Predicted 3D model of a 532-nucleotide part of an RNA (small-subunit ribosomal RNA, 5' domain) from an uncultured bacterium. RNAcentral holds the full RNA, with entries from ENA and SILVA. Its mean pLDDT, the model's own confidence on a scale to 100, is 83.

Context: one part of a larger RNA
C1' cells in the first nucleotide's frame, strides 16, 4: 500500500446492490418449516345445498323466516383402510489426513421409483383386517377383548411374448479368472381396478435417460523431543453374505503385509471452484455463492422403502429437560423468526405463494419459513447531493507582528443574479404476466397448435414520471518534530503527559494541552486485530 463475514471512537443526507453468531455441535418458551389424492375403499363426526316431516312467528291462508328431526340420495369431508410423497428442498463443520475430497481412467463386478420408446398381458377365485359399534383398564400417554365390513390391502390358482435358474450345443472375442450369440429339454414366476366414457391406471420384458453404488494411478497440512508397527494381521482354497466385487464375514492352510521415498504414534483441519495479495514465482484464506462429503442431544441397531440404516420415524442406553394421581409418560431449532448464555461482535418471533421450483392430484386445486418479497444494521461496494455565477475601501470579529501600521483568516461573508438533483406538497403512474387457470371456437387427429372472451400482482399507489415551493433539508474526522503532505501563539515546567520507531517534556516545547491557521481523505475519517 492492498484486503476483512471484522469489533470499537467520534461524525452521519439519499439511492442501488450484495452482506450479516467467526464464540457455546451451549441450553431452548412460542409459532410456523410435509402433505396430498374422495377419479382407490368402507364410511358421515363437521359444514352448505336439496328433499321429507314436526314446532313457532310473521300472517298476504298458503307464503316467508327461524328452530329441531330424518335422508350418504348430493356438494363435500374429520378420524380411518389405501396410494405416492416424507431419502428432495433447508442448516450446520462437530467428526474426519481419508478414495473424503480434486483430477484421470476402469466395472467381462452393478442398481436405479418417477420419466420416455417398443413388445406382450390386464383371466378366475379366497381369507382377513382398520374405521364405526359393545365391553374393560389407565390421572395421563395410551392400551385389550368381542362382533361387523370394503379397496388399486393381503392370499391362493390360470396362462408365460418373456425373464430368471439348471442342463445340452458352442457362431464369435479377448489383458483375464473367462465372456458368450444361436438352438433344445426341464423348473420358477405376472397383473387392479375407477370412471362424469374425456382418460387415467395395472403386470412381465428390453432400451434409454437420470439418479446412485464400487474399484484404481496421481495430487491433499504439521512433528523423528513419535522408529519401528500389523494377527483377520497378508495371501490362498472352500463357503456365507450383498444390487455388486472384495478378510466384509466364517471355517480351514501357508506366514506374510508396511516402513527413513517417513510406517505407526501425537496434533491440527471438512475438501474443491474459488478468494485476498504478489510484475510472477509464490504465500495466506476456504464467510457469501455453486460441487462433493459428513452429522442431526450422545452412542448403538435395525425396519419400511426404487433409494435410508431416514433432522421435524422407529427401538435400546445414556444425560438433560417437563407433566404425574408416583404405578407411569412426554421431548430433542446444527429449518425460519424469536429467547437465555458466552461474547469485543452478527437482524423480523413479518408479508405472499404472485412469479421460479418441488410433492400430491385427470383437473381445479392444496401444502410449500424452498423462493421472491419487506424490516433492522455506514458492516462493504457503486452511484448522487450538501449549490453555481459575480462580489474588495479586501467589511465586522479573531489570530500573528518589528503594532498610529501590517500580514492572514479571505472571493471566504454581507449584497446581486441564477438553478431545484435532492427535500416537502399534489397529480399521474408501471414492468415483473409475450406465462398459467377457466369457458367458447377452429386445424389437425387423441394431446397437441391457434384464436377469441374472462380471470390470477405479495412486494405496491413501490419504482418513475410531472407540476409547485424555495438556496430552501444536508460535513466531518485524523494529523502538521523525522520517516511524512501540512506552523505559529499561550499554557504547562521530567509534572501533567506523548509515542508506531528514533525520541519528546528539567521556563521560550513547531513532539504535551488550547487557540489560529494549514494539510490529507470525505459520507466517511481514525485505532484496534489478521493476512499479503
Nucleotide at each position: 500500500g492492498g484486503a476483512u463475514g471484522a469489533a470499537c471512537g467520534c461524525u452521519a443526507g439519499c439511492u442501488a446492490c450484495a452482506g450479516g453468531c467467526u464464540u457455546a455441535a451451549c441450553a431452548c418458551a412460542u409459532g410456523c418449516a410435509a402433505g396430498u389424492c374422495g377419479a382407490g375403499g368402507g364410511g358421515a363426526a363437521a359444514c352448505g345445498a336439496c328433499a321429507u316431516u314436526g314446532g313457532a312467528a310473521g300472517c298476504u291462508u298458503g307464503c316467508u323466516u327461524c328452530c329441531g328431526a330424518u335422508g350418504g340420495g348430493u356438494g363435500u369431508c374429520g378420524a380411518c383402510c389405501g396410494g405416492c410423497g416424507c431419502a428432495c428442498g433447508g442448516g450446520u463443520g462437530a467428526g474426519u489426513a481419508a478414495c473424503g475430497c480434486g483430477u484421470a481412467u476402469c466395472c467381462a463386478a452393478c442398481c436405479u421409483g418417477c420419466c420416455c420408446a417398443c413388445c406382450a398381458c390386464u383371466u378366475g377365485g379366497g381369507a382377513a383386517u382398520a374405521a364405526c359399534c359393545u365391553u374393560g383398564c389407565g390421572a395421563a400417554a395410551g392400551u385389550a377383548a368381542g362382533a361387523c365390513u370394503a379397496a388399486u390391502g393381503c392370499c391362493c390358482a390360470a396362462u408365460g411374448a418373456g425373464a430368471u435358474u439348471g442342463a445340452g450345443u458352442g457362431c464369435a472375442g479377448a489383458c483375464a479368472u473367462c465372456u458368450a450369440a444361436u438352438c433344445u429339454c426341464a423348473a420358477u414366476u405376472a397383473a387392479a381396478g375407477a370412471u362424469u366414457c374425456a382418460u387415467c391406471g395395472g403386470u412381465g420384458a428390453u432400451g434409454g435417460a437420470u439418479g446412485g453404488g464400487g474399484a484404481u494411478g496421481c495430487g491433499u497440512c504439521c512433528g523423528a523431543u513419535u522408529a519401528g508397527c500389523u494377527u483377520g494381521u497378508u495371501g490362498g482354497c472352500g463357503g456365507g453374505g450383498u444390487a455388486a466385487c472384495g478378510g466384509c464375514c466364517c471355517a480351514c492352510c501357508a506366514a506374510g503385509g508396511c516402513a527413513a521415498c517417513g510406517a505407526u504414534c501425537g496434533g491440527u483441519a471438512g475438501g474443491g471452484g474459488u478468494u485476498c495479495u504478489g510484475a510472477g514465482a509464490g504465500g495466506a484464506a476456504g464467510g457469501u455463492c455453486c460441487c462433493c462429503c459428513a452429522c442431526a442431544u450422545u452412542g448403538g441397531a435395525a425396519c419400511u422403502g426404487a433409494g435410508a440404516c431416514a433432522c421435524g420415524g422407529u427401538c435400546c442406553a445414556a444425560a438433560c429437560u417437563c407433566c404425574u394421581a408416583c404405578g407411569g409418560g412426554a421431548g430433542g431449532c446444527a429449518g425460519c423468526a424469536g429467547u437465555g448464555a458466552g461474547g469485543a461482535a452478527u437482524a423480523u418471533u413479518g408479508g405472499u405463494c404472485a412469479a421460479u421450483g418441488g410433492g400430491c392430484g385427470a383437473g381445479a386445486g392444496c401444502c410449500u419459513g424452498a423462493a421472491c418479497c419487506a424490516g433492522c444494521c455506514a458492516a462493504g461496494u457503486a452511484g448522487c447531493g450538501u449549490g453555481c455565477a459575480g462580489g474588495a475601501u479586501g467589511a465586522c470579529g479573531g489570530c500573528c507582528c518589528u503594532a498610529u501600521g501590517g500580514g492572514u483568516u479571505g472571493u471566504a461573508a454581507a449584497c446581486u443574479g441564477c438553478u431545484u438533483u435532492u427535500a416537502u406538497a399534489a397529480g399521474g403512474g408501471a414492468a415483473u404476466a409475450a406465462a398459467g387457470u377457466g369457458g367458447g371456437g377452429c386445424u389437425c387427429g387423441u394431446g397437441a397448435g391457434c384464436u377469441c372472451c374472462u380471470u390470477u400482482g405479495c412486494a405496491u399507489g413501490u419504482a418513475c414520471c410531472u407540476u409547485a415551493u424555495g438556496a430552501a433539508u444536508a460535513a466531518g474526522g485524523a494529523c502538521c518534530g523525522g520517516c511524512c503532505a501540512a506552523u505559529u501563539c499561550c499554557g504547562u515546567g521530567c509534572c501533567a503527559g506523548c509515542a508506531g520507531c528514533c525520541g519528546c517534556g528539567g521556563u521560550a516545547a513547531u513532539a504535551c494541552g488550547g487557540a489560529a491557521g494549514g494539510u490529507c481523505c470525505g459520507g466517511g475519517c481514525g485505532u484496534u486485530a489478521u493476512c499479503c